[in-house]
């Protein structure tokens, strides 16, 4: 330098062909339970989807550029 894949909650990841206002598990916090802790049950908070443009009535999703991570080739 070329090719491919990835970037979504604190962590690990879904969200596949554009449309009810983005979800799960773990974790955090609160309540119940316990003498207490743990386990368990219920609930709460936490994300403008890497960044910037474009297409569209509508974009996490499609297109372009950039940044970062990984793999392969030279």
């Nucleotide at each position: 330098g070329g090719g491919c894949g990835g970037u979504u909650a604190g962590c690990u990841c879904a969200g596949c062909u554009g449309a009810u206002u983005a979800g799960a598990g773990c974790g955090a916090c609160g309540c119940a339970u316990u003498u207490a802790c743990a386990c368990u049950g219920c609930g709460u908070a936490g994300g403008c989807c890497a960044u910037a443009g474009g297409u569209u009535u509508g974009a996490a999703u499609c297109c372009u550029a950039u940044a970062c991570c990984g793999c392969c080739c030279a």